C1' cells in the first nucleotide's frame, strides 16, 4: 500500500442582513411595539412494550395468540448487554424462534430397489440347474437422493454385520469448574436406543380483559322536554291620578328555575422513566449522586424565502451548486424500514520497507 470487519458522529457549509409564519411573555385603551422558542434521526411503518383515560370482571377452565439456551439490565418488553452452545469465515467478526420427534396424526417434490412397526437393482456368498434362471443369506463394496439405521482397524464368517475386540464419537450416571447454560486428555456404567421435519397440526412451559387523546374531564348558547309563578305590559308623563293600545286562569304569551346535552370554549397538553456536563460504580446495557437548562405544539393547516460575504465543489470561464431519506399532532423506550456525502475510532488478512 491493498482489500475487509465493527462502532460512533454530522444530517447541510460558516458569518451578517432584510422580509415573512406559528406559540408564548411583557408593554399598550387600541393600533401597535419588543423578548424568548419553534421538525427528525428517523417526526415512517404502527410491529412489540409501558405511562394516562374509560368499559369490563368472584373464583377456575375452555378456546384463541404470542414467547421458548442461560445470567443480567430496565417502569416494562418480543428490546438491550455479556456468556454458553450450533453453523459460516483464514482472521477481525457474521448468522440463529436455539424446548419436545418411543403421546399421537400427517407429510418427505425427482432420482432410487426402498422415504420407514422399513428395504436386495448391481455385486458377494451358500443351494439347486447344462445354461438362462431359481431360492435362500448379506447393508462390507457400487448406484439414487437433500437425507439410507455411527467412523477406522482387527478378530470372526460361506459372504457379512455392534456378531465380538481396541480406540474415537454417543446416551447415562458421578465428580470437578461455573450463579447458570453448560464444560472438562476426569471416573464408572451401557453395544448404541425406532431417518428427517414441530417458522406442520401437536404436547410442553411462560404471558396476555377490552378500547384508545376524535381516550377521557369541565363549562354551556339555541330548539324541544319538565316543574314553577301570576294579571300585568306598553306608550304619553320627572311622579301620581288619568287616557291609549296589547295581554288575561278553557288555549299559556312572558318570567324563574331543572336535569341531559348539541353547536362552541376550556382541559387533558408540553417539566419529561427529561436533554447537557462533572464525578464516582459496573467488563457492559445501565445505575447512583452533584450542578445545570427549559426545549414546537396547533385550526389535523406555522416551521419559509431572498441579499451580501468567505470557504468547499464543478466549469463550455458568462457561470452554477452547497444536495440524501424526509416533515411533528397524547407522550415515552425499542424494532425495522428509507438515507447522496463527510467525519473519527478501534480491529483484521495479505505484500512491502525497516
Nucleotide at each position: 500500500a491493498u482489500g475487509g470487519c465493527g462502532g460512533g458522529g454530522u444530517g447541510c457549509g460558516g458569518c451578517g442582513g432584510u422580509c415573512g409564519c406559528g406559540g408564548u411573555c411583557c408593554c399598550u385603551c387600541a393600533c401597535g411595539g419588543g423578548g424568548c422558542c419553534g421538525a427528525g434521526g428517523a417526526a415512517a411503518g404502527u410491529c412489540c412494550g409501558a405511562g394516562c383515560u374509560c368499559c369490563a370482571g368472584a373464583g377456575g377452565g375452555c378456546a384463541c395468540a404470542c414467547u421458548g439456551c442461560c445470567a443480567g439490565g430496565u417502569a416494562a418488553c418480543g428490546c438491550c448487554u455479556g456468556g454458553g452452545c450450533g453453523c459460516c469465515g483464514u482472521g477481525a467478526g457474521g448468522c440463529g424462534a436455539c424446548g419436545g420427534a418411543c403421546a399421537g396424526g400427517g407429510c418427505c417434490a425427482c432420482a432410487g430397489a426402498a422415504a420407514a412397526c422399513a428395504a436386495a437393482c448391481c455385486g458377494c456368498c451358500c443351494g439347486c440347474g447344462c445354461a438362462a434362471g431359481c431360492g435362500g443369506g448379506u447393508a462390507a463394496g457400487g448406484g439414487u437422493g437433500a437425507a439410507a439405521u455411527g467412523g477406522u482397524g482387527g478378530g470372526g464368517u460361506a459372504a457379512g454385520a455392534g456378531c465380538c475386540c481396541a480406540c474415537c464419537g454417543c446416551a447415562c450416571g458421578c465428580c470437578u469448574g461455573g450463579c447458570a447454560a453448560c464444560a472438562g486428555u476426569g471416573c464408572g456404567u451401557g453395544g448404541c436406543a425406532c431417518g428427517g421435519u414441530a417458522a406442520c397440526c401437536c404436547c410442553c412451559a411462560g404471558u396476555g380483559g377490552g378500547a384508545g387523546c376524535a381516550a377521557g374531564g369541565c363549562c354551556a348558547a339555541g330548539c324541544a322536554g319538565c316543574g314553577g309563578c301570576a294579571a300585568g305590559g306598553u306608550c304619553c308623563g320627572g311622579c301620581c291620578c288619568g287616557g291609549a293600545c296589547c295581554g288575561c286562569u278553557u288555549u299559556g304569551a312572558g318570567c324563574c328555575g331543572c336535569g341531559g346535552g348539541u353547536a362552541g370554549g376550556c382541559u387533558g397538553c408540553a417539566c419529561g422513566a427529561g436533554g447537557c456536563g462533572g464525578u464516582g460504580g459496573g467488563c457492559g446495557a445501565c445505575c447512583a449522586c452533584c450542578g445545570u437548562c427549559c426545549c414546537a405544539g396547533a385550526g389535523a393547516g406555522a416551521u419559509g424565502a431572498c441579499c451580501g460575504u468567505c470557504c468547499g465543489c464543478c466549469u463550455u470561464c458568462g457561470g452554477g451548486c452547497g444536495a440524501a431519506c424526509a416533515g411533528a399532532a397524547c407522550u415515552c423506550g425499542g424494532c425495522u424500514u428509507a438515507c447522496g456525502a463527510c467525519c473519527c475510532c478501534g480491529c483484521c488478512a495479505u505484500c512491502g520497507u525497516u
Predicted 3D model of a 354-nucleotide RNA (Bacterial RNase P class A) from a Gemmatimonadales bacterium. NCBI's taxonomy places the organism under Bacteria, Pseudomonadati, Gemmatimonadota, Gemmatimonadia, Gemmatimonadales. It matches the Rfam family "Bacterial RNase P class A". It is annotated as a ribozyme. The model forms 94% of the base pairs in the Rfam consensus. The RNAcentral record of the sequence draws on ENA.